The RNA shown here (transfer RNA) has 72 nucleotides and comes from a Patescibacteria group bacterium. Its mean pLDDT, the model's own confidence on a scale to 100, is 81.
[in-house]
C1' cells in the first nucleotide's frame, strides 16, 4: 500500500431518513439512628470533522481524523 469493521451522555450500547434514548455512574429529595440496599425527579449530546443528497441527515453519498481486523 488494498479490503472490511468501529466512532452516539461520564462508562456500556440501542437507534438505519420525521423532535436523540435505555442501563450503570454522578447530582437532588424521600425512606432509615446511620450507611448500604430500594423510592422519586430533574440533569447530562452542536450523534469523530469538512462537504454532498434531500422538505427533512446519527442514519444515505464523498474525503479527511483516530481505533481495530486480515492480505500483501
Nucleotide at each position: 500500500g488494498g479490503g472490511c469493521c468501529c466512532a452516539u451522555a461520564g462508562c456500556u450500547c440501542a437507534g438505519u431518513g420525521g423532535u436523540a434514548g435505555a442501563g450503570c455512574a454522578g447530582a437532588u429529595u424521600c425512606c432509615u439512628c446511620u450507611u448500604a440496599a430500594g423510592a422519586a425527579u430533574a440533569a447530562g449530546g452542536u450523534c469523530g470533522a469538512a462537504g454532498g443528497u434531500u422538505c427533512g441527515a446519527a442514519u444515505c453519498c464523498u474525503u479527511c481524523u483516530g481505533g481495530g481486523c486480515u492480505c500483501a
It matches the Rfam family "tRNA". Gene Ontology term of the family: triplet codon-amino acid adaptor activity.